Background: This is a predicted structure of a 1528-nucleotide RNA (small-subunit ribosomal RNA) from Mahella australiensis 50-1 BON. Model confidence (mean pLDDT): 85 of 100. Rfam family: Bacterial small subunit ribosomal RNA. Rfam links the family to the GO terms ribosome and structural constituent of ribosome. The source organism's lineage runs through Bacteria, Clostridia, Mahellaceae, Mahella and Mahella australiensis.
């Protein structure tokens, strides 16, 4: 970096699909270690059980436990003094903690469910703010009260727990004092700021503190007050990030003021009360959807584009909603209070609970762990510490979830081993793979050893772990899978399946030879994974900023006007918003890039650097953009003078035609077609003459001529009237260009009212057509075409080409003007402007085409596309009476849908040509009767192929058996045939009898090989041919497949074509050549032009046969001359002139002449010649097309039988027979039959043959056997013709079918079913509809002959001579075919492709009586808890007072707020509804036949109407129409 797929083939537009990467992933299959990481995307669903937030006894006072112990008791002793003992236990020590109190539970830790917000993310501001622990500094802690838990009694409750009574302590709470210093108010002064206003100083006046503990002390924690200070919070602004406009207005606390109103730590409609009417909104308010943001993270060259796990910021939530409390911090995940939903508990009266903390469960799913051990480390709470607590955290447990690293072994080894596939049977291959030999020892196994992590400073303190790591033993031992293998993409073969089973990312694969399916073998890939799936991103320039289009492929709005908005001439100056430099701030940290460093490497992790593309702000530069000024004319526009026109409105006039009416003339058709008929007409039309009425159009001029923005304007006149061009250069001085909404014109048809209505004419009716005809054509005809007002708002509204500017060769017509020359004058020229065509350069184009009137080169603006259908539909919405129009989806399917060329085919397009194609003629065919052949039908079988021409007298050059392939039956199984091998047995082989239909069985006789060895012989043995049996290899199959083949034919067609080499032309298929241009020919034959030159394979020619001829040769031919000879005869001698035989040879070439033609190629005519323009015939058939024919001629691949689908017999059958077709024979008769006589052929066959003479016989034909393997003999008579009779027009002396009878012949056998005589019989036929087929000269017709087959059978097939003709003006027609050239939606090529509607299944959608759910609002009731406010007659410890009270408080109780909840009427989404609409889709349904060719009425657009459907019909409109003329 690209491929594959639209096509016959191209290019080119598109769409679709794949090769890469990545994943918090799933599922299949696999599964060896280790390291580091990661693990509920789903139900923000529900939760059993443990844990996760405590900590302080150095704040209290108590309580316990224990050690010591005072008073005091008792008891002993002693006279006592006291002393001991017990005993008590005030007190003191230690330890522990229920409470009081402090500090922390606001951190850490999960979740993403709300949220489109200042929620986050960058930059800023707070002169509007607050902060406990921590630091720092400054200045204090003096004196009182008075309660209250514990604790103790006594109750209440199941319980939770609660309430009274007494008693008690502080670092709890209260009061005074003290004031350095805060903080209020008053009033002043100075400095500063962007603004409110800020800091400072100094006045006096008012308010406001404090607590202690430990220690023996020293001193250490602590506490007030206040200033910073660090780090934390809050709050306000700029700026950035999702869809949808089928969400277009939205807002009442809404905006904004004032308040000596409230309220918060703080500024503020944050609340309130007045006042005012603001605010937002197309730069997108407001509604709906969806969604935590962000470093970051995945892909990308890059820009982008996707994503928000892990880690790490900020946020919001903690069962749902609510609400405040305490505190520095909360409206608080492990606090409270209230509602609700739920679960648990209960003695039914009340209680309790919130894993989105860490395991764990149940559910939900495709899917996601262990109820582990630690606080050793880091970290954090409390503490003066020791400590204590910590599911944060550090670790280990499960999963290949992912990343990375190892491993499963190295080396040697060819008999290239065995088995395996495969196979052309020779081999390949697997494959140095394996064994097998020589090693090594990672991982894993044991087994000894054994850390770092711990931390200042002696000592303790390791969850992880006896881990990592080290070293030793021992052995190749314990480790290899997945998916591919048609292209696209690396990797092929066999067998099994047979449109089945299946595959399949796209494109396709499977119907009997599948590299696409399955399986094996062999190969490719990756590798502890492989593969699928899903999903981004990439490829996709396929949303294009970078970086695309819009004439025909998707796409210019129908068309002005004109608002925002974009964008804008020329000069110098200014400013600094854009730009562009530099400079600071910040842009956390990971992440990424680099460079180093530590775990063996790595993954991972440490350290510096970069990178951070940003934003803020300073300070500078001024060329371009901009910004306010100055000025300028060439851009616009204005004046003057002047043109040219169907440009527009309005009146008013005008001739021709048409139809009517009226009146003449006139009479029998008119009219209309393809041809006809409806229609008119004798009641007088058509025709024609005169008048008269109405309407609507406006002939020639008229012209790719004018004017218009477009639609669109066409007789003349007057009238208003807008644009436009020229020439002048006086005026204004960029005034401009586009133009999103907007507004305005806008063919036709259509709709309203109201007129008109001649003619044409949807609808309609009528006649034809037609298989139908709802149509094309006729004849009628309503609306409607015309006015006038008003709607509508679309078209191929097209140059399928917005608009405006500016450059880029030409050359030629037209219209309008101007200006110059020339001329009398007009016409001409020559320059220029404007507008309108053609050709054409460069230059674009995918081609076609465009090309100064661009589709060129550029800029600016607008619109507008992004695969085909579904669909300009559906739903919304805005616009119309209405039709309808606008704006405009989706689901779901396809995998192509287009565009332009190209070469074919085709064409009921078109030019030239040809051909017994037609025509002109001759004789047929089809009509009878017979033969055959096919269908058909029958049949046990009628055997199988052939099927339009190119099957049908075709394989079949010959079915009675045989053939035969069918059928019945009767047999057989190594076989009827081939080769082997093995065993036995016998020679082979003749005969002969029995059974049998015969195959075949059974007997029986005869016969008794050859070679070697051995033996005297008989004979043995072996071995070989033979044959029998048995067994195994196998034989055999006319069984399928001609659509698997080989070969062989047919056919186009004896038509003239069909292709290659080199160049050249095109992006390219392809063209060129071979076309055209002019001849020409049978011919792509030739001749001249030409970007072509040459070649091949076809045509010609060469070969055969025929016509003339010479040479040579003479026998079986032949006989002219001589001789013999016969009834006759080359019959004989002789002979080779003839004839003939057959061999070599000449001849014919447009070679000579004229003419024409370009002088050519050639045509025509002529001369000579036996023949004259390839003399006639043959033989030969070019690339191919038809899967044409044939598996039944052979041959053969595959499959399919094997006691039968082989084989063999016997009989039958192919020969049937209502009846259709095709080839044929013989007729219908006198150009004839019939009878008699009497001539001439060619070619060919002949030994199982031909068969003569002769004889019999009517005859078939016999007997008979000469000759002859043939130029001798033989079939062999040739017949038509020719003479002569006869029949005389009749179903006959025509014809001869059909039937008897008798015979002949072949054959084992003629019954089914031969062929041939003879005598009898004597049927249709009297010239054949509709079609149709042959033939152009020795041809057609006729006539006979012979030959292959063949025992025998031929009207049929293949040859051969006799006789012998008509006719062709000619290419208009019909058929076939060549060229060329046109159109194609065809390429399986018109037997093609294709459209609708119906009828059957499916799918997904809209309408739908409604019907259910969900959401956000409103309204109105209601109103818990709670703050606030009021009230406080109840209660009330400190404070004041002597008291009484009082201050202050507190319950209660009322008000505003207000969750949750009710009620109702909307709204939005979404499920579902009988029925009903259209769509899509679906190998082989039904009507047609609409459209692609002129598609058989060109077609298509918009409209209105009509019909089973396609679609027709009207009216205007395109050309995206063919053919012919015609203009240019």
């Nucleotide at each position: 970096a690209g491929a594959g797929u639209u096509u016959g083939a191209u290019c080119c537009u598109g769409g679709c699909u794949c090769a890469g990467g990545a994943c918090g992933a799933a599922c299949g299959c696999u599964g060896g270690c280790g390291g580091c990481g990661u693990g509920c995307c789903u139900a923000a669903a529900a939760c059993a059980u443990g844990c996760a937030a405590g900590u302080c006894g150095a704040a209290c006072g108590g309580a316990u436990a224990u050690a010591c112990u005072a008073a005091c008791a008792u008891u002993a002793a002693g006279c006592g003094a006291u002393u001991a003992a017990u005993g008590g236990g005030a007190g003191u020590a230690u330890a522990u903690u229920a409470g009081u109190g402090g500090c922390g539970g606001a951190c850490g830790g999960g979740u993403g469910a709300g949220u489109a917000a200042c929620a986050c993310g960058u930059g800023a501001a707070c002169a509007a703010c607050c902060u406990g622990c921590c630091c720092u500094g400054u200045a204090c802690a003096g004196g009182g009260g008075g309660a209250u838990a514990a604790c103790a009694g006594a109750c209440c409750g199941a319980a939770a727990g609660g309430a009274c009574u007494g008693c008690u302590a502080a670092u709890a709470c209260c009061c005074c004092a003290u004031g350095a210093g805060a903080c209020c108010a008053c009033a002043g002064c100075a400095u500063c700021g962007c603004a409110u206003g800020a800091u400072g100083c100094a006045g006096g006046g008012g308010u406001c503190a404090a607590a202690g503990g430990a220690g023996c002390a020293a001193u250490c924690c602590g506490g007030u007050a206040u200033a910073g200070g660090a780090g934390g919070g809050g709050u306000u602004c700029g700026c950035g990030g999702c869809c949808c406009a089928u969400u277009a207005g939205c807002u009442a606390g809404u905006u904004g003021g004032u308040g000596a109103g409230g309220g918060u730590a703080g500024a503020a409609g944050c609340c309130c009360a007045c006042c005012a009417a603001g605010g937002c909104g197309a730069c997108g308010a407001u509604g709906g959807g969806u969604a935590g943001c962000c470093g970051g993270c995945c892909u990308g060259a890059g820009a982008g584009g996707g994503u928000g796990a892990a880690c790490g910021g900020c946020c919001a939530c903690a069962c749902u909603g609510g609400g405040a409390c305490u505190g520095a911090g909360a409206c608080a995940c492990g606090g409270c209070c209230c509602a609700g939903a739920c679960u648990c508990c209960u003695a039914c009266g009340g209680g309790a609970g919130g894993c989105a903390g860490c395991a764990g469960u149940u559910g939900g799913g495709g899917a996601u762990a262990u109820u582990g051990c630690g606080c050793a480390a880091u970290g954090g709470g409390c503490g003066a510490a020791a400590g204590c607590c910590u599911g944060a955290c550090g670790c280990a447990g499960c999963g290949a979830c992912g990343c990375c690293g190892c491993g499963u072994g190295a080396g040697g080894g060819a008999a290239g081993a065995a088995g395996g596939u495969c196979u052309u049977c020779g081999g390949a291959u697997u494959g140095u793979a394996a064994a097998c030999c020589u090693c090594u020892g990672u991982c894993g196994a044991g087994u000894g050893g054994g850390a770092a992590g711990a931390a200042a400073g002696a000592a303790a303190u390791g969850a992880c772990a006896g881990u990592a790591c080290c070293a030793c033993u021992g052995g190749a031992g314990g480790a290899a899978g997945c998916c591919c293998c048609g292209g696209c993409u690396a990797a092929c073969u066999a067998c099994g399946u047979g449109c089945c089973a299946g595959c399949a990312g796209c494109c396709g694969c499977g119907g009997u030879a599948a590299u696409a399916c399955g399986u094996a073998g062999g190969g490719g890939g990756c590798u502890a994974g492989c593969g699928u799936u899903g999903u981004c991103c990439g490829g996709a320039a396929u949303u294009a900023c970078u970086g695309g289009g819009c004439g025909u492929a998707a796409a210019g709005g129908g068309c002005g006007u004109g608002u925002a908005g974009g964008c804008g001439g020329u000069a110098g100056a200014g400013c600094a918003a854009g730009u562009c430099a530099g400079g600071u701030g910040u842009g956390a940290a990971a992440c990424c890039c680099c460079c180093g460093g530590g775990c063996u490497c790595a993954a991972c992790u440490c350290g510096g650097g970069g990178c951070a593309u940003g934003c803020a702000u300073c300070u500078g530069a001024a060329a371009c953009u901009g910004c306010g000024a100055u000025a300028c004319u060439u851009g616009a526009g204005u004046g003057c003078a002047g043109g040219a026109g169907a440009g527009g409105g309005a009146a008013g006039c005008g001739g021709a035609a048409u139809u009517u009416c009226u009146g003449g003339u006139g009479u029998a058709g008119c009219g209309g077609u393809g041809g006809a008929a409806u229609g008119c007409g004798u009641a007088g039309a058509u025709a024609u003459c005169a008048g008269g009425a109405a309407g609507a159009a406006c002939a020639c001029c008229g012209g790719u001529g004018g004017c218009g923005a477009a639609g669109g304007c066409g007789g003349c006149u007057u009238u208003c009237u807008g644009g436009c061009c020229u020439g002048c250069a006086a005026c204004u001085g960029a005034c401009g260009c586009u133009g999103a909404g907007g507004c305005g014109c806008g063919a036709a048809a259509g709709c309203g009212u109201g007129g008109g209505g001649a003619g044409c004419g949807a609808a309609c009716a009528g006649g034809a057509u037609u298989a139908g005809a709802u149509a094309c054509c006729c004849u009628g005809g309503u609306a409607g075409u015309c006015c006038a007002c008003g709607c509508u708002g679309u078209a191929a509204a097209c140059g399928a080409u917005g608009g405006a500017u500016a450059c880029u060769a030409g050359g030629u017509g037209u219209a309008g003007g101007u200006g110059g020359u020339a001329u009398c004058a007009a016409a001409g020229c020559c320059a220029u402007c404007u507008g309108u065509g053609c050709c054409g350069a460069a230059g674009u184009u995918a081609a076609c085409a465009c090309a100064u009137u661009a589709a060129g080169u550029a800029u600016c603006c607008c619109g507008c596309c992004u695969g085909g259908g579904g669909a300009g539909u559906a739903c919304g919405g805005c616009c119309g009476c209405a039709a309808g129009g606008u704006u405009g989806a989706a689901a779901c399917u396809c995998a192509a849908a287009g565009g332009a060329a190209u070469u074919g085919a085709c064409g009921g397009g078109g030019g030239c040509c040809c051909g017994c194609a037609c025509a002109a003629g001759c004789a047929g065919c089809g009509g009878a009767g017979c033969g055959u052949g096919u269908g058909g039908u029958u049949u046990a079988a009628u055997u199988c192929g052939a099927a339009g021409c190119a099957a049908c007298g075709c394989g079949a050059a010959g079915a009675a058996c045989c053939u035969u392939a069918c059928c019945a039956g009767g047999u057989u199984u190594u076989g009827a045939c081939a080769u082997g091998c093995a065993u036995a047995u016998g020679a082979a082989u003749u005969a002969u009898g029995c059974a049998g239909a015969a195959a075949u069985g059974c007997a029986u006789a005869a016969g008794g090989c050859u070679u070697a060895u051995c033996g005297a012989a008989a004979g043995a043995u072996a071995a070989g041919a033979c044959a029998u049996a048995u067994g195994c290899a196998c034989a055999g199959g006319u069984g399928g497949u001609g659509c698997a083949u080989g070969g062989u034919u047919g056919u186009c067609g004896u038509c003239a074509g069909c292709u290659c080499g080199u160049g050249u032309c095109g992006u390219g298929a392809g063209a060129u050549g071979u076309u055209g241009g002019g001849g020409u020919u049978a011919a792509g034959u030739c001749c001249c032009g030409c970007a072509a030159c040459g070649a091949g394979c076809g045509c010609a020619a060469c070969c055969c046969u025929u016509a003339u001829u010479g040479u040579u040769a003479g026998u079986u031919g032949c006989c002219a001359g001589c001789a013999c000879g016969u009834a006759g005869a080359g019959g004989u001698g002789g002979g080779c002139a003839c004839u003939c035989u057959a061999a070599c040879g000449a001849g014919a070439c447009u070679g000579c002449c004229g003419u024409g033609g370009a002088u050519a190629a050639c045509a025509c005519g002529g001369a000579g010649g036996a023949a004259g323009g390839u003399g006639g015939g043959g033989a030969u058939g070019a690339c191919g097309u038809c899967a044409a024919a044939u598996c039944a001629u052979c041959a053969u691949g595959c499959c399919c039988c094997u006691u039968a689908u082989g084989a063999u017999c016997u009989g039958g059958g192919c020969u049937a027979c209502a009846c259709a077709c095709g080839c044929g024979c013989u007729a219908c008769a006198a150009u004839g039959g019939c009878c008699g006589g009497a001539a001439c052929a060619a070619a060919g066959a002949g030994g199982a043959g031909c068969g003569a003479a002769g004889c019999g016989g009517u005859a078939a034909c016999g007997c008979a056997g000469a000759g002859g393997g043939a130029a001798u003999c033989u079939c062999a008579a040739a017949a038509a013709a020719c003479c002569g009779g006869u029949c005389u027009c009749a179903g006959u002396u025509c014809a001869g079918a059909u039937u008897g009878u008798g015979g002949g012949c072949u054959g084992c056998a003629a019954c089914c079913c031969g062929c041939c005589c003879a005598c009898a019989u004597g049927a249709a036929g009297a010239a054949g509809g509709a079609g149709u087929u042959g033939c152009u000269a020795g041809u057609a017709a006729u006539c006979g002959c012979g030959g292959a087959u063949c025992a025998g059978c031929a009207u049929g097939c293949c040859g051969c001579g006799g006789u012998g003709a008509a006719u062709a003006c000619g290419u208009u027609c019909c058929c076939g075919g060549g060229c060329c050239u046109u159109g194609u939606a065809c390429a399986c090529a018109c037997c093609g492709c294709c459209c609708g509607u119906c009828a059957c299944a499916c799918c997904a959608u809209g309408a739908g009586a409604g019907u259910c759910u969900a959401c956000a609002a409103c309204a109105c009731c209601u109103u818990a808890a709670g703050c606030c406010g009021g009230u406080g007659a109840g209660c009330u410890a400190a404070c004041c007072g002597c008291a009484a009270g009082g201050a202050g408080g507190c319950a209660g109780c009322c008000g505003u707020c207000c969750a949750a909840g009710g009620u109702g009427g909307g709204g939005u989404a979404g499920a579902u509804g009988a029925u009903u609409g259209g769509g899509g889709u679906g190998a082989a349904g039904u009507c047609g036949u609409a459209a692609c060719a002129a598609g058989g009425u060109a077609g298509c657009c918009g409209u209105a109407u009509c019909g089973g459907a396609a679609g027709g019909u009207g009216c205007g409109g395109c050309u995206g129409g063919a053919u012919c003329a015609c203009c240019u």